[in-house]
A computed fold for a 353-nucleotide part of an RNA from a metagenome, annotated as large-subunit ribosomal RNA, domain IV. The full RNA is in RNAcentral, with records from SILVA. Rfam family: Bacterial large subunit ribosomal RNA. Gene Ontology terms of the family: structural constituent of ribosome and ribosome.
Context: one part of a larger RNA
Formats: sequence, structure tokens, C1' cells
RNA sequence: UCAUCGUUUAGGAACUAGGCAAAAUUACCCCGUAACUUCGGGAGAAGGGGUGCUCCCUGUUGUCAGUGUCCACGCGGCACGAAGCGGCAGAGAGUUGCAAUAAAGAGGGUCAAGCGACUGUUUACUAAAAACACAGGGCUCAGCUAAGUCGAAAACGACGUAUAGGGUCUGACGCCUGCCCGGUGCCGGAAGGUUAAAAGGAGAGGUCAGCCGCAAGGUGAAGCCUUGAAUUGAAGCCCCGGUAAACGGCGGCCGUAACUAUAACGGUCCUAAGGUAGCGAAAUUCCUGUCGGGUAAGUUCCGACCUGCACGAAUGGCGUAACGAUUUGACCGCUGUCUCAACGAUGAACGCU
Repeated sequence: UCAUCGUUUAGGAACUAGGCAAAAUUACCCCGUAACUUCGGGAGAAGGGGUGCUCCCUGUUGUCAGUGUCCACGCGGCACGAAGCGGCAGAGAGUUGCAAUAAAGAGGGUCAAGCGACUGUUUACUAAAAACACAGGGCUCAGCUAAGUCGAAAACGACGUAUAGGGUCUGACGCCUGCCCGGUGCCGGAAGGUUAAAAGGAGAGGUCAGCCGCAAGGUGAAGCCUUGAAUUGAAGCCCCGGUAAACGGCGGCCGUAACUAUAACGGUCCUAAGGUAGCGAAAUUCCUGUCGGGUAAGUUCCGACCUGCACGAAUGGCGUAACGAUUUGACCGCUGUCUCAACGAUGAACGCU
């Protein structure tokens, strides 16, 4: 000096990002116990008191001498049960100690808020959570050779059959879940437009017998070859509807009331429709707030306000008892976290031998 421990005057979080760490609480019995609540809880809430040993007494209980009764009579059954000795509970008296669950082991508590209902699951080796799951809710597919999974076959689904199975979203419970189908998707429709292969073969071209020509060359039937228009031709797309617990979306400007301010009201432009209820400086508020509470003093916290940069309704909205090694703030208790450090124990390092 380090590691692990022990103790500490006065103070008691002044430490610190943060009470991190430590301290404190702790057993059993009795008393007592709030808001809130889904009436189960909350609750071991909180907050108090008692606890050793000796003697005596009371209650209760075990054992038992014995007594009574029954009898198929035996070392039998049943009932009651003195004294003593035990168990448990209680009243009183005495007594040791600083201290009696005398050692060890054994909840700290309260208030308020966010998130997630809950028990559970997770990043084996930096994340345990507000993430995942969940019961519950919805949409959708799917009539059985089911849909779906799968590289063929096989298999699974399922030796199941719409209260069964697959996909997807939400996530207990309570109150609810508004408007928009213009875009994208999905479902339905089939009149018209467009549209493939294929069918079709108008027409065009090449070659060539023949014919014309002195020649060069021209023309050219059939066949063969190369092309090839019209016409016929499905789904799809265009088109017509439906559908948002499908993907998603949910406005601007100007004026107006007898103080001022504000605008229930009016005008106008645009849109598929212009954000309803509820909530709101929020796990969302940049600018950054204002008022109230708590503190002597509060960038955090709680309650309001609404000017929502940029909340909002199953990408769920708002509440919510219980629960949480969750996050935030406050308080009581407690303490070497600190003011401010000291002493001690054990081990190590280092030095000397």
C1' cells in the first nucleotide's frame, strides 16, 4: 500500500449521477391496522406490548390406583376417575444480568407518479426491461383429398372436422373504439376497351419449267421456301361496386359581440374526409413555458393550464385494485456515504534476514 473484516465522540445523506455500499429491521405470542378495491385483497399494512430461571395457584389435557356397568366369562368391552408425574395456556410472587427469541440463523417501512394487468420468458459470456409471452378481443382463410407447411416422394396439419385447424393484429378488467373507400391491397362483377400462345391466311418476296429477246435481260404457272394483314382468341389491366380491429389518411385564409380580449357566428379556397370521445409541456413539448404544492433554497417530482414544433382511439384511447430484483420523486428509521478521519484483526505485496 492492497484485499477481506471489526469498532468509533459529535453530527446524520451534508456524500453521490443516484443512499451505490453499509447500517438498520428480523423469530414466536398478544393488541392494533388507513386510503383504495375487481370485496379476494391492500395486510406481516402502519404502530405498540411480551419472552430467562425458581416457587405457588387456576384451567385444560395425557397417564393411572380404583369404582360402576355389560357379558358369548376372558390376561374381555365400555364409562367415570383420587394422588403423583408429564403437556399446553393463564394469574401471582421472587430472582440474575448492561441486555432474556441474552450466541447463530430470520422483513426496513411509508407516500406519490410513469410503464406493463398478473405468474411466466429473454440477449449461455456487458442489456431481465417499459421488450416477448399471456388469458381475453377482432379480422381472415378453410367443407376435408380442408386451408396451410414441405426439394420429389413421404410426412405434418390430424388418425383432428368450423366449440376443431391455419394466418394476422391487439393484449386482464372497466368505459369505449369517431370520420374518410380518392390512392394501395383484398373481395365481387361482367357490358364495353386493351391483350398472349394458337387458329387464320388477304397480300408480299425468293427460286424455277416455260415464254419473250441477237444479247444483256425481262416476264413467270405449279411446287418448295421466307414473310404476313383482316378476323377469332382467356385471365389480367382499364372499367363498375364493396371493404379500414385491411395498408393507410384525418386542412388553410379572412372577418365578426356596447371596455379590452376572445369568437358561439359568417365568408372563401381546397379535400376522399378534414381529428370525434378521452388525454395533453406527456417514455411524445423544439422554442420552454406560466401558476400552484413540496424545500431555507427544487434543471428533477406532483397537481393544473392548453399556445398538441410533432397525442388520439385494437400500429388501440383513457382509467384501473393487485403484482414488479422495473423507472422517477418525497419522507421516517438507520448508519464511516460524508464533515474527517482514527484504531484494531487476518491475509497479501514490498523491504531486511